[in-house]
Context: one part of a larger RNA
RNA sequence: GCCAGGGAGUGCAUCGGAGCGGCGAGCUUUAUAGCGAAGUGAAAGCGAGAGCGCGCACGCAAGGAGGCGCUGGGCAUGAAAAUGCCUCAAGUCGCUCCGGUUCGACCCGAAGCCAUUGUGAUCUACUCGCGGCCAGGACGAAGCCAGCUUUACAGUUGGUGGAGGUCCGCAACCUGUCAUGGCAUGUCCUGUUGGGUGAGCUGCGGGUAGGGGCGAUAGACCAUUCGAACAUGGCAAUAGCGGGUCCCCUCCGAAGUAUCUUUAGGAUAGCCUUGGACGAGCUCGCACACGAGGUAGAGCGACCGAUUAGAGGGUUCGGCUCCGAAAGGGGCCACUCUCCCGUCAAACUCCGAAUGCGUGUGCUGCGUAGACUCCAGGAGUCGGCGACGUUGGGUAAGCUAGCGUCGCGAUGCUGUAAAGGCAGUUUCCGGGGUUAAGGUCCCUAAAUCUUGGUUAAGUGCAUCAAAGGACGGUAGUGGCUUAGACAGUCGGGAGGUAGGCUCAGAAGCAGCCACCCUUUAAAAAACGCGUCAUAGCGUACCGAUUGAGUCAUUACUAUCCGAAGAUGGACGGGGCUAAACCAAGUACCGAAACCUCGGCGAUAACAUCGGGUAGGAGGGCGUACUGCACGGCUGGAAGCUUGAUCCUGCGAUCAAGUGGACCGUGCAGCAGUGAAAAUCCUGGU
Repeated sequence: GCCAGGGAGUGCAUCGGAGCGGCGAGCUUUAUAGCGAAGUGAAAGCGAGAGCGCGCACGCAAGGAGGCGCUGGGCAUGAAAAUGCCUCAAGUCGCUCCGGUUCGACCCGAAGCCAUUGUGAUCUACUCGCGGCCAGGACGAAGCCAGCUUUACAGUUGGUGGAGGUCCGCAACCUGUCAUGGCAUGUCCUGUUGGGUGAGCUGCGGGUAGGGGCGAUAGACCAUUCGAACAUGGCAAUAGCGGGUCCCCUCCGAAGUAUCUUUAGGAUAGCCUUGGACGAGCUCGCACACGAGGUAGAGCGACCGAUUAGAGGGUUCGGCUCCGAAAGGGGCCACUCUCCCGUCAAACUCCGAAUGCGUGUGCUGCGUAGACUCCAGGAGUCGGCGACGUUGGGUAAGCUAGCGUCGCGAUGCUGUAAAGGCAGUUUCCGGGGUUAAGGUCCCUAAAUCUUGGUUAAGUGCAUCAAAGGACGGUAGUGGCUUAGACAGUCGGGAGGUAGGCUCAGAAGCAGCCACCCUUUAAAAAACGCGUCAUAGCGUACCGAUUGAGUCAUUACUAUCCGAAGAUGGACGGGGCUAAACCAAGUACCGAAACCUCGGCGAUAACAUCGGGUAGGAGGGCGUACUGCACGGCUGGAAGCUUGAUCCUGCGAUCAAGUGGACCGUGCAGCAGUGAAAAUCCUGGU
């Protein structure tokens, strides 16, 4: 892993509700007693005789149970008016189901906490008692002896001696430094390193016990367990967290929001569902009418604030500056007036839509088979996400915070290569047809379809890469042009003059000023290169040659370069010069859409409807046992295997084989009642 078996909303109590039943102003209980039959008021307390009308179902009508209103009545408040609750009697007990609460409370899961409960020092830490062990070698402390020396103390030399947390050490023994070593990865092995007479190593026996021990200190060690051992108990601890939670069909069908708590959770409301009450209107769409409004836009000589350039005027206070001894005057800025060019605003408005909103009327739609509204039972939801539109943040984002609509979530089918929140369309079951989006060369259903253009880049064929550069197409506009354009070729391109100034120089060509005149077909007081300065080479400009278009520009459009990513590589692929792009057209394909035929269900209904997660409601299938009734079976029960038939489904029935003794159906009851999952449990394999 697989198979088999086991495996999770249960029970008591109590409260609320629904259904059914008993009795009923009572009901229940062995009983005390409980609930109900009277309320109201904070309380002291006080304390309900009934009447009238409207009107649903129903009914020909009269009427009219229940319902509603008014009056009356009780209590409270109030001076009163009046207001609030109550009053024209229905409860109570049981059974079943659905929920709430207390309990383990659907099942499994902690780390932990506590115990006046125990077990541990055979491991290890420290310690006590009694023991054991340390090859060999080296160094050579004190002390002592002798010689020499000395008055003496001392000194010195040579021996002797054998100290030491001394040295060497692959002896034993202890330890565990390093290794890119080894493997079957072990506190291992091998090699290597350290200690090796000491705070040494070691044997046996004993001691210290869990908030305690022991500790040359590492929170180390206390039996593979230690920042508080282990066993047992409290204990099914608690878990707002994680996982799991078992048959079918039918009807409806959410929320990811608000407030409080909170922030992985709850409660209440909202949204869903089921039942009931009432009894006549409701209406999200359309039209009209009447309203409120200050957005989009627009505007600013209408405020407010910002704002470009210019002209003219004014004035004093202000700032800067110039002239002047001062008085004063000139200029600029600022301020202000007039004119004029050019612009803006979420927190500007002289203006001002469309939509949307409110009210009314009419229409539409829904509604007496009960809408709207209300009451009651049961939920789930409180992480949302995307597209489009829109408002903010951000350089931007498959980013982020809002609002509206739609979708997904909870939803299939077709398309998009695949996938998808996108496009189309919404899905009861079966048959036939037609279309949608999207497609029609092959993969692959359908056009190698028709007409006219564009592209030569495999551009492109489903996501646009920029500034900039290059070269086309189409449609214009404006120049020049047979008095010869554009481009090319040949020739000219002069003189005053090296203009003046400046300068070392400045001669067309560093710079400043001026930019004239003459000869001319034309020729700059010089457009560029060049020189130290000249020189030199081109250009403008003119002539000749050639002989028909050429130059500039605007709009749209196509292509190229710009263009770099890691295995080889992606238009879905093949491939395509259309099978690419633009414009137009016809036909076809294509879905669970639409049409049509048949069937099933919801529903009173052949009108209508039938996707569905969380979830609500309803109806069934199956298992074990019990009761009653009826049956089967050695002429072969259950179980198993195979096949057939029926049912929307859970499932049921039949036949054959096997098997060899029990089993079923109907109506009720009862429940340890349905497994694929829980790193589920046990067993097998």